[in-house]
Molecule: Glycine riboswitch aptamer
Organism: Bacillota bacterium
RNA sequence: AUGACGGGUGCGGGAGAGAACCCUGGUCGGGGGCACCGAAGGAGCAAAUUGGCAACCUGCCCAGUUGCCAAGUAAACUCUCAGGUAAAAGGACCGUAUCCCGAUG
Numbered sequence: 001a002u003g004a005c006g007g008g009u010g011c012g013g014g015a016g017a018g019a020a021c022c023c024u025g026g027u028c029g030g031g032g033g034c035a036c037c038g039a040a041g042g043a044g045c046a047a048a049u050u051g052g053c054a055a056c057c058u059g060c061c062c063a064g065u066u067g068c069c070a071a072g073u074a075a076a077c078u079c080u081c082a083g084g085u086a087a088a089a090g091g092a093c094c095g096u097a098u099c100c101c102g103a104u105g
Stems, first nucleotide, its partner, number of pairs: 006100008018034001021032004035085003041081001042079003049071008
């Protein structure tokens, strides 16, 4: 001096669904039940692949095929625990700037 991957921060964009109902309270807030949403977070699952067993094939073994069991791994899919359903806040993800780490050269 290069700066992958990953992480933090700032800025910009960023969807969906009751400003519903009842109680308390002057509003915010709090509580209750019902109805909804998926893009904080969280959870679940497939093929591939690996191992074992059985059957078929074979004179026997190996190999191969099929079936069963176990392991194994993802999401923007699924669940709706959490969160959310006016504004504000939050918000996966995208872009951008910067910082940290340090693979590689």